[in-house]
Context: one part of a larger RNA
RNA sequence: GGAUGAACGCUGGCGGCGUGCCUAACACAUGCAAGUCGAACGAAGCGCCUAAGACGGAAUUCUUCGGAAGGAAGUUUUUUGUGACUGAGUGGCGGACGGGUGAGUAACGCGUGGGCAACCUGCCUUGUACAGGGGGACAACAGAUGGCAACGACUCUCAAUACCGUAUAAGCCUACAGUAUCGCAUGAUACAGUAGGAAAAACUCCGGUGGUACGAGAUGGACCCGCGUCUGAUUAGCUAGUUGAAGGGGUAACGGCCCACCAAGGCGACGAUCAGUAACCGGCUUGAGAGAGUGACCGGCCACAUUGGGACUGAGACACGGCCCAAACUCCUACGGGAGGCAGCAGUGGGGAAUAUUGCACAAUGGGGGGAACCCUGAUGCAGCAACGCCGCGUGAGUGAAGAAGUAUUUCGGUAUGUAAAGCUCUAUCAGCAGGGAAGAUAAUGACGGUACCUGACUAAGAAGCCCCGGCUAACUACGUGCCAGCAGCCGCGGUCAUGCGUGGGGGGCGCGCGUUCUCC
Numbered sequence: 001g002g003a004u005g006a007a008c009g010c011u012g013g014c015g016g017c018g019u020g021c022c023u024a025a026c027a028c029a030u031g032c033a034a035g036u037c038g039a040a041c042g043a044a045g046c047g048c049c050u051a052a053g054a055c056g057g058a059a060u061u062c063u064u065c066g067g068a069a070g071g072a073a074g075u076u077u078u079u080u081g082u083g084a085c086u087g088a089g090u091g092g093c094g095g096a097c098g099g100g101u102g103a104g105u106a107a108c109g110c111g112u113g114g115g116c117a118a119c120c121u122g123c124c125u126u127g128u129a130c131a132g133g134g135g136g137a138c139a140a141c142a143g144a145u146g147g148c149a150a151c152g153a154c155u156c157u158c159a160a161u162a163c164c165g166u167a168u169a170a171g172c173c174u175a176c177a178g179u180a181u182c183g184c185a186u187g188a189u190a191c192a193g194u195a196g197g198a199a200a201a202a203c204u205c206c207g208g209u210g211g212u213a214c215g216a217g218a219u220g221g222a223c224c225c226g227c228g229u230c231u232g233a234u235u236a237g238c239u240a241g242u243u244g245a246a247g248g249g250g251u252a253a254c255g256g257c258c259c260a261c262c263a264a265g266g267c268g269a270c271g272a273u274c275a276g277u278a279a280c281c282g283g284c285u286u287g288a289g290a291g292a293g294u295g296a297c298c299g300g301c302c303a304c305a306u307u308g309g310g311a312c313u314g315a316g317a318c319a320c321g322g323c324c325c326a327a328a329c330u331c332c333u334a335c336g337g338g339a340g341g342c343a344g345c346a347g348u349g350g351g352g353a354a355u356a357u358u359g360c361a362c363a364a365u366g367g368g369g370g371g372a373a374c375c376c377u378g379a380u381g382c383a384g385c386a387a388c389g390c391c392g393c394g395u396g397a398g399u400g401a402a403g404a405a406g407u408a409u410u411u412c413g414g415u416a417u418g419u420a421a422a423g424c425u426c427u428a429u430c431a432g433c434a435g436g437g438a439a440g441a442u443a444a445u446g447a448c449g450g451u452a453c454c455u456g457a458c459u460a461a462g463a464a465g466c467c468c469c470g471g472c473u474a475a476c477u478a479c480g481u482g483c484c485a486g487c488a489g490c491c492g493c494g495g496u497c498a499u500g501c502g503u504g505g506g507g508g509g510c511g512c513g514c515g516u517u518c519u520c521c
Stems, first nucleotide, its partner, number of pairs: 001521003006517005013393006019386002021351001026349003030346003035093003040090002044086002046083003051078005060069003100304003109229007119221002124217007132166001134164002142155002145152002172197005178191005202209002230276003237267003242264003247259003280300003283294004306327005329340004357383001359382003365379001366377004396426004406417004430462001433456004440448001465510005470491003476505005486493002
């Protein structure tokens, strides 16, 4: 000099764009953050509609005036159908994405370059071939019942794109043996054969949307390898599933991943093991570069979800807002037993030098569900707070010498402040007032927002501070103090003439900032 997710002191007008718990991966009140589909399904409720029965009795007609015929409105029961209807239930898809944090991890975790002839891949695209015929349940509901609750146990009934057999099998899987081509090898591909095996679901507004099997693609993922990746030798030896073999199990798949058996190996001064520290990278900061430091925001990858362990479901998890067990903590309880997990968005306490609103909207972009309408979305888009950073603008412009007054100083003549002020003439950026008013999104829909922007009137009015002045280092005097009080980045100032302390005047620097402090180059 530059830099910062900064903090502190003094000061503080406006706007744009960014950024904002670096500490306790400490504990969390409250609300919201993942639902959706009635075009898979049955039952219930509600509304409308159809028809029938019961009750009910109006208009009207007749009359011998006593009455008779007539059958509307309305009420209710059953029934037919219907619905952008309602909230539970079965079922499907999604809750493995999106969002957060950096505790752990020195590792194939990450980066980079390869391999996969040891692999999987829902939704999507594309191709081939199919979808015949049956069955039994379980929720909901109803009944009765246990419990304070959380939540159950019993009986009856019923549906499906839920579940289970069966038929079929172009292609597929398994086993066996064969031919051809190819490969560095384990082998790969193609062809035909024998034996065995496994599928399916319908809905519809008639337009479509789905289902099963097999192949190809795309996307996403798993695994393996070379190289690179902090410090300590005041850590020198470490290792028994340890290293390897053929075999078996397991997995989507290879493999001591696991197992029995056999061999005795494997790693290490090219730093094993142990200990400490730490997520990694694109990048960022600085520097002429080489390098050094760093990993906030944004993007990629990894790991974690109170702590530890485990599996289930599923195409995908060993799953932040799923399940089970154990532990600590908090809460409820009728003491028998239960409930919870903000490192999601806000917010609270605590810690700290220190870090924001319990805001608006799904209008846009994107995501989930749905055929769609649409619903959900603290992702996201916006607004609020903070000079935390960068950038831009303003706090006026011209003229004005009686060089006014005041103040400081003085050799008492003056000198400085100083065209500075006043005065006169202008202007209106910003702020304030009034009117109009977008794009973003169009077939329609705008949170932002009466915002940006435009126009008009109006007043110099509402808007300047901070640090320094001995040398380094730009900028000097007076008074006070008297090795005191104090200053100080280094050298050093102060003991009676202090340009170095304190104050005034003046000056220098930067300017809505200026200084100080931590850290880095």
Predicted 3D model of a 521-nucleotide part of an RNA (small-subunit ribosomal RNA, 5' domain) from an uncultured bacterium.